[in-house]
RNA sequence: GGGGGCGUAGCUCAUCGGUUAGAGCAGGCGGCUCAUAACCACUUGGUAGAUGGUUCGACACCAUCCGCCCCCA
Numbered sequence: 001g002g003g004g005g006c007g008u009a010g011c012u013c014a015u016c017g018g019u020u021a022g023a024g025c026a027g028g029c030g031g032c033u034c035a036u037a038a039c040c041a042c043u044u045g046g047u048a049g050a051u052g053g054u055u056c057g058a059c060a061c062c063a064u065c066c067g068c069c070c071c072c073a
Stems, first nucleotide, its partner, number of pairs: 001072007010025004018056001027043002030040002049065005
């Protein structure tokens, strides 16, 4: 220099263009226990990387940029 993949909760990841953006783990609180773990119930937590575009409507499609990773040279 060329090509490709990924970016959503603290972590790992879901999410047919129209739903209230979710799950597991983690965190908080309570139950159980002599106590801890496990288990059970409740619960907190999100500018969906940024900007612009398409659309009646975008986490999703398109463009550019940023970051990380892989391949080629």